[in-house]
RNA sequence: GCUCAGAACGAACGCUGGCGGCGCGUUUUAAGCAUGCAAGUCGCGGGGUAGAACACCUUCGGGUGUUUGAGACCGGCGGACGGGUGAGUAACACGUAGGUAAUCUGCCUGAGGGUUGGGGAUAGCCCAUGGAAACAUGGGGUAAUACCGAAGAUACGUCUUAUCUUACAUAAGUGAGAUAAGGGAAAGGUGCUUAGGCACCGCCCACAGAUGAGCCUGCGUCUCAUUAGUUAGUUGGUGGGGUAACGGCCUACCAAGGCAACGAUGAGUAGCCGGCCUGAGAGGGUGAACGGCCACACUGGGACUGAGACACGGCCCAGACUCCUACGGGAGGCAGCAGCUAAGAAUCUUCCGCAAUGGACGAAAGUCUGACGGAGCGACGCCGCGUGUGUGAUGAAGGCGGAAACGUUGUAAAGCACUUUUCCUGGGGAAGAAUAAGGUGAGGAGGUAAUGCCUCAUCGAUGACACGAACUAGGGAAUAAGCCCCGGCUAAUUACGUGCCAGCAGCCGCGGUAAUACGGAGGGUGCAAACGUUGUUCGGAAUCAUUGGGCGUAAAGCGCGCGUAGGCGGCGCCGUAGGUCGGGUGUGAAAUCCCCCGGCUCAACCCCGGAACUGCGCUCGAAACCCCGGUGCUCGAGUCUCGGAGGGAGAAGUGGAAUUCCUGGUGUAGGGGUGAAAUCCGUAGAUAUCAGGAGGAACACCGGCGGCGAAGGCGACUUCUUGGCCGAAGACUGACGCUGAGGUGCGAAAGUGUGGGGAGCGAACAGGAUUAGAUACCCUGGUAGUCCACACCGUAAACGAUGCUCACUAGCUGGCGGGUGCAUGAACCCACGCGCUGGCGCAGUUAACGCGUUAAGUGAGCCGCCUGGGGAGUACGGUCGCAAGAUUAAAACUCAAAGGAAUUGACGGGGGCCCGCACAAGCGGUGGAGCAUGUGGUUUAAUUCGAAGCAACGCGCAGAACCUUACCUGGGUUUGACAUCCUCCGAACGGACCAGAGAUGGACCGGUGCCCUUCGGGGAACGGAGUGACAGGUGCUGCAUGGCUGUCGCCAGCUCGUGUCGUGAGAUGUUGGGUUAAGUCCCGCAACGAGCGCAACCCUUGUCCUUAGUUGCCAGCGAUUCGGUCGGGGACUCUAAGGAGACUGCCGGUGUGAAACCGGAGGAAGGUGGGGAUGACGUCAAGUCCUCAUGGCCCUUAUGCCCAGGGCUACACACGUGCUACAAUGGCCGGUACAAUCCGCAGCGAGCCAGCGAUGGUGAGCCAAUCGGACAAAGCCGGUCUCAGUUCGGAUUGCAGUCUGCAACUCGACUGCAUGAAGCUGGAAUCGCUAGUAAUCGUGGAUCAGCAUGCCACGGUGAAUACGUUCCCGGGCCUUGUACACACCGCCCGUCACACCAUGGAAGUUCGUUGGACCAGAAGUCGCCGGCCGAACCUCGGAAGGAGGCGCCGAAGGUCUGAC
Repeated sequence: GCUCAGAACGAACGCUGGCGGCGCGUUUUAAGCAUGCAAGUCGCGGGGUAGAACACCUUCGGGUGUUUGAGACCGGCGGACGGGUGAGUAACACGUAGGUAAUCUGCCUGAGGGUUGGGGAUAGCCCAUGGAAACAUGGGGUAAUACCGAAGAUACGUCUUAUCUUACAUAAGUGAGAUAAGGGAAAGGUGCUUAGGCACCGCCCACAGAUGAGCCUGCGUCUCAUUAGUUAGUUGGUGGGGUAACGGCCUACCAAGGCAACGAUGAGUAGCCGGCCUGAGAGGGUGAACGGCCACACUGGGACUGAGACACGGCCCAGACUCCUACGGGAGGCAGCAGCUAAGAAUCUUCCGCAAUGGACGAAAGUCUGACGGAGCGACGCCGCGUGUGUGAUGAAGGCGGAAACGUUGUAAAGCACUUUUCCUGGGGAAGAAUAAGGUGAGGAGGUAAUGCCUCAUCGAUGACACGAACUAGGGAAUAAGCCCCGGCUAAUUACGUGCCAGCAGCCGCGGUAAUACGGAGGGUGCAAACGUUGUUCGGAAUCAUUGGGCGUAAAGCGCGCGUAGGCGGCGCCGUAGGUCGGGUGUGAAAUCCCCCGGCUCAACCCCGGAACUGCGCUCGAAACCCCGGUGCUCGAGUCUCGGAGGGAGAAGUGGAAUUCCUGGUGUAGGGGUGAAAUCCGUAGAUAUCAGGAGGAACACCGGCGGCGAAGGCGACUUCUUGGCCGAAGACUGACGCUGAGGUGCGAAAGUGUGGGGAGCGAACAGGAUUAGAUACCCUGGUAGUCCACACCGUAAACGAUGCUCACUAGCUGGCGGGUGCAUGAACCCACGCGCUGGCGCAGUUAACGCGUUAAGUGAGCCGCCUGGGGAGUACGGUCGCAAGAUUAAAACUCAAAGGAAUUGACGGGGGCCCGCACAAGCGGUGGAGCAUGUGGUUUAAUUCGAAGCAACGCGCAGAACCUUACCUGGGUUUGACAUCCUCCGAACGGACCAGAGAUGGACCGGUGCCCUUCGGGGAACGGAGUGACAGGUGCUGCAUGGCUGUCGCCAGCUCGUGUCGUGAGAUGUUGGGUUAAGUCCCGCAACGAGCGCAACCCUUGUCCUUAGUUGCCAGCGAUUCGGUCGGGGACUCUAAGGAGACUGCCGGUGUGAAACCGGAGGAAGGUGGGGAUGACGUCAAGUCCUCAUGGCCCUUAUGCCCAGGGCUACACACGUGCUACAAUGGCCGGUACAAUCCGCAGCGAGCCAGCGAUGGUGAGCCAAUCGGACAAAGCCGGUCUCAGUUCGGAUUGCAGUCUGCAACUCGACUGCAUGAAGCUGGAAUCGCUAGUAAUCGUGGAUCAGCAUGCCACGGUGAAUACGUUCCCGGGCCUUGUACACACCGCCCGUCACACCAUGGAAGUUCGUUGGACCAGAAGUCGCCGGCCGAACCUCGGAAGGAGGCGCCGAAGGUCUGAC
């Protein structure tokens, strides 16, 4: 960093769904709308029609009158409220606190006054005309609370003007009062009447209130600086206009201002708030419902009317869209309630009623009211209730599991006994509705002529909801449970299925045949009429940190100074009161939240009261602290004087060494260079050497974790100019300080421009090498550059990866520069103190490493920077730059990590030390040939299976003709070849016949046993038949296992307890110094001990002794057939028991007075004597399910079992392991000598005979120190062969045989004769061996009927070499690095190919938003004109006024040009 557990929602989706209450319900397209309804009302303002009733008349068609009277019309009030929506708006829109002395206010309230008298019209109506319609036009009548002004009256106030007084304020001004002049009103209706008037409702004027509204101001109010400048009516003034009112609100003139880093302007987004959600809080998110404000009403513009609008259901114009049309022209605006279409994951009835509350009108009755009250639909939310209660163990059946005992589901069910909330059917039945309204009666305080008015009593209608709520009767457990989850986080597990498939998953991650993670099931956990999922917000996240984080190495200190704004700032005193603190007061709407009471049975919900609303204003106080004003101080800071060190900087000059070049001399064949070479230079004379000269650059030694500087950086010497620093002592200024966003300066190297310069070095480039290649490393050359001047660039691992300043906090020890004391004339030493610079180290700190008065400790101030990895310090945009590039700096997309420090291992073509036939030194092989054998491959019906680098391949197999045998073909068999149990029959068993390849089948004969007995029979063993449980499987999984084994490796290691250290992993011990074959031993040591390994104990062999003396032996004695054969002997050999011996024990030296090593003596043997057995913790999922055992899975007339035949023995080829050879150190022939281990009765087999021989015949002896296998061979002696494919070599093949065995065809071994292949010492490469070893020679054994070049064992002959540890391989210890941990056979980088995703660029193209300039200009206000019109008034001429025209402004539209 990612993720989860919590809470919430106007939600949606999946599955499920019993009831009720209270709420909520188009968040999307301010998209478009059919239909109905949502704003009317008043006859007590007016005229009065149709119609109706009555009366009269009638020519019977009707007419007249009276009364009543819809609709429409004139008129009044209301349609500016109520209802909807959130598009626009970043704004005085909203919130909060104020102002208005700069304002208006219909209806309402209070109090005052008035309401006189006239006039002319006009709708309706009638007649006529035009038009499809909408509607329009003309003529004739008429009324008013419609209109009008005249003549007149009144008008306290009010309005205008002027003057005066007074108060406030003093900047402008304003209030109040007084006087004078001028101007300005009206409407009636109803009721009653004693006819005068009165009452009520109106009307007019003026005052005040209330309510509502306008305007102004302080503060608060999102993101982007990759938006930094913006503004011309702009800022102000004056005059004028306009408004209810202030104001550039508008206009003319004048001035040139206004805003902005405390973020103007621009862009994006957004209605604001009370509140709501979350949170411990601070905060964060949000603005549905309810309430306040604002804005809007198809889009844009505009005014009219009015108290109020620039007006949702009004008007005009323009535009888009829809509709009607007779094509001429018209109509419309659901973001009111329902409803429709579309969009969308998604959001309801075209319901009832004005009964209540509220509103409009009315005198009132009343009318209207989709406001509202209700109902309907939706688990959308919150709350409540229910789906039963008690009892019930044979712990039922069934399911699931099982080690088959049982466990679990589970008191769960059934059964029994109850209850009835809910439900169904009935009954009866509140409250919401009364001071309504109205009627009647009575009364008399006031008032009247009377009514009216006022008070009291009484009567009294009205319910949409509603077949309602609550109550109650009857019925009957009856009508009612699901969803998610169960690997960890996180409560809850088993079997089966599946087999990296299907799937799961919030993160980590599950699934490749034993899945607690997939699927269904049993069981369980959780919640419950719901449960899960998705989305969103807050929380956890101290993961933006105000509360409450960091920056040496994890992300993070600007490369370094100077300095502006800003922030912060020493010690006193006085003052003020802005911050701060306290009291009072106003406000902070209601609702919400919180507390208490109350009402619905509870709750949700509702209601009363309180608290709170942490805020702002006003006022009165306090004065510590901060700010401010004044006045002082000296310790911060600074100045002066004296002294000092220094590669600090700049300029000018000077010097020597060296390189190179040039000239000349000497001199000759090489030089140079490298790992080795070559390119290169050189006989035209190089290199070398000497002399002279030229030129450029750099300054050896001194030189030092030494000095100076802010950093970059600074190094020969001299002079000049100049900055900073340090020390000592005084004097002075008096906080003058610290930091420092922007800004500005400096800033290595490389690079750039212009002009110089150019010795050496040297990118690029060229050549030579190296190499698989070598665009590199190495070499020879060499251009820019490096140098200078001027001007750019502005970056580095510009690092102490550590910003600057100040203060405080143990020490020890160096270096540099001053000073003081001792001290005096000098020097050294010593002590003290200042500044700088190093090394250790306490406390403290740190994740650790480390830091540690030069802090990364403890505090203060200021600045800069960080917020997972990659993308990316990249893109785009801006700025800078001549360019290179620098700077500022994202996102999409993607991952679950990336990273730091430390630990243990492993690894390194890192280091140190040390081993091993590891190399080296040697000897002999393999690799070439033929054959044997194993393997791969191929083939096949099958060629059974396993083993696979070392550590598979003469391996399992110590021995495949049948058998073995597991494979194939064919033939059979099914409780089975084998085990246990049950039933029946028969003893078992033996013999022989037939069919068949055999297995097997058929038929026949013999035989009758053992135990018990109640004599019927029963039992045991065995055989046959049958039934089912079961047998059986070399079928799969060695990656489910046991056991056994290989290997590192006979390497010296691997661990533990306690203690100690560390936050921890872990360390210590086991490291270190020596030593050893060894973690063997010694010494040291925060370790002390211990275990498994090492060693020893065991076997064998080497020497001796003792005992024993046959079958072994024979020195001496005797005998002898001359053979230890015999007598004998135990001495010797030997045998096999026991013992001795060797331990660094002794001596010398070395070593730490150690361990030990070296040498020596003695000894058969000397430092583990040789060999063997013995194999630590572990590694390789090493090998083996086909030895055996075993979990799981699979087969069950077959994958079991039996049989015959075949195969495992195939053969183009490849590999491993061997044998035999290639010859003379040999072959062949003849003669001759010397072993050891071991084996033998279904055996070894002497001897004799036969055979050329294999072998056969016969057969002694031997159950073995007795007999046999058994002659050992190489060797030695003699002979022959004479270097050749041979007298080498023996393959192959033919013929003839022998032996074993039922059986040698496939497919045995051996013998004889004949045949006589390859091969003349083996490429690259590779193996074994260090002494009785290699090499070489033969012998024996296991297996086995037979079959050995293999394996195991035995002896004979018997070497060479080891300088040494650089290298190859393997290993051990210590250390170091690590980005590895499946551990270097690791990890990992880049190009390329293909597909896809996201992004940048791109000739261009298109859309949207917006600026500027211009054209054009509807409606309309305003201004001007107004010749035309012109009822009310007049002095009859006119006047007011109007139509109309013109002009300014002006929406849509258009053109050009920018920006985003």
Model confidence (mean pLDDT): 85 of 100. Predicted 3D model of a 1460-nucleotide RNA (small-subunit ribosomal RNA) from an uncultured organism. The RNAcentral record of the sequence draws on ENA and SILVA. Rfam family: Bacterial small subunit ribosomal RNA.